Molecule: Bacterial RNase P class A
Organism: Hydrogenothermaceae bacterium
RNA sequence: GUAGCUUCCUAAUGUGGUACAGGGAUUUAUUCCCUGAGGAAAGUCCGGACUCCGUAGGGUAAGGAACUGCCGAAAGGCAGGUGGGGGUAACCUCACGGACAGGGCAGCAGAGAGUAGACCGCUGAUUUUACCUGGCAUCAAAAGUAGGUGGAAACACCGAAAAGUCAGGAGAAUCAGCAAGGGUGAAACGGUGGGGUAAGAGCCCACCAGCAUAGCUGGUGACAGCUAUGGCUAGGCAACCCCUUCCUGGAGCAAUCCCAAGUAGGAGGGCGUUAAAGGUGACCCGCCUUAGCCCUCGGGUAGGGAGCUGAGAUAAAUGCCACUUAAUACAGAAUCCGGCUUAUUGGGAAGCUACGGUU
Numbered sequence: 001g002u003a004g005c006u007u008c009c010u011a012a013u014g015u016g017g018u019a020c021a022g023g024g025a026u027u028u029a030u031u032c033c034c035u036g037a038g039g040a041a042a043g044u045c046c047g048g049a050c051u052c053c054g055u056a057g058g059g060u061a062a063g064g065a066a067c068u069g070c071c072g073a074a075a076g077g078c079a080g081g082u083g084g085g086g087g088u089a090a091c092c093u094c095a096c097g098g099a100c101a102g103g104g105c106a107g108c109a110g111a112g113a114g115u116a117g118a119c120c121g122c123u124g125a126u127u128u129u130a131c132c133u134g135g136c137a138u139c140a141a142a143a144g145u146a147g148g149u150g151g152a153a154a155c156a157c158c159g160a161a162a163a164g165u166c167a168g169g170a171g172a173a174u175c176a177g178c179a180a181g182g183g184u185g186a187a188a189c190g191g192u193g194g195g196g197u198a199a200g201a202g203c204c205c206a207c208c209a210g211c212a213u214a215g216c217u218g219g220u221g222a223c224a225g226c227u228a229u230g231g232c233u234a235g236g237c238a239a240c241c242c243c244u245u246c247c248u249g250g251a252g253c254a255a256u257c258c259c260a261a262g263u264a265g266g267a268g269g270g271c272g273u274u275a276a277a278g279g280u281g282a283c284c285c286g287c288c289u290u291a292g293c294c295c296u297c298g299g300g301u302a303g304g305g306a307g308c309u310g311a312g313a314u315a316a317a318u319g320c321c322a323c324u325u326a327a328u329a330c331a332g333a334a335u336c337c338g339g340c341u342u343a344u345u346g347g348g349a350a351g352c353u354a355c356g357g358u359u
Stems, first nucleotide, its partner, number of pairs: 001355011014323005020036006038330001042341002045339005050252004055286001057285004062248005067080005081096006097243002102241002104237002119182002121178009131169006147158004190208006209233002211230008256306004266297006278288002
């Protein structure tokens, strides 16, 4: 200097004019002064303040949480640990109680996908072969046959082998052993090397990885490292049901409180009066209040104030023009506060990584 990563700050200021809302002053005049939308005001997702409801009492269901430490009332945040993924790196991102409590799911391919499994194969035994190689035998028999030559023919002459047995190999059938080699697959029941075996297998051994037990060191801890013993090797999904532990009243400012108004305290009917109706998520139990509750017809009233605020409206004001500056994106208050998520522009600050150059 260029490119990138992480964190933080800021969102306008000044002048002039004009428009709107609230407040104040007073000469009550369309006079003067002051104030006037965010980092997310958005989403309405989570928590709380506040307000109301005797059940906020017990249980079931339902919902939520789940690696460690700290902060916090909670929501959540910060820092770390283990495993996976991306990046050269700074750094970013996902998951994290349990798969030996039980159930369930996994296409195609493949023999077999979790108390698995024999497709191609490897090994052995028995039987067998018109096969190959080698050895032995060929006395007799196969045979003077098959075949060849001559001849018009009759006939004449020449003339084999396969076969037997032994051994080895190869092939076939049946039976038994194997899961090491090959193949299929995203994934195949630890890996490499050696021994052993008929051939193989943690069957045995060495080393490595994982797991279990015991111990030591470091750390608050999750965990990390080391030692010893053990041949123990036990796949994936629980954002499938499920199991374990912990947590959980509800509704919401249109909450709620106060004042005012009003006829018809009407008519008819049903149920009921030691308990129905009711009691702020569902169900059950308990508890409380308690004679009214429900249906139909008919008639009357519904306005104001508080809650509500340093912007404080109630159909909802906070605007526009000109100049300057880096000044534009996403975008606009409605009880208040905190968190999470989403959208996005310009300017500034600090630290870190990579590359290049200079000293």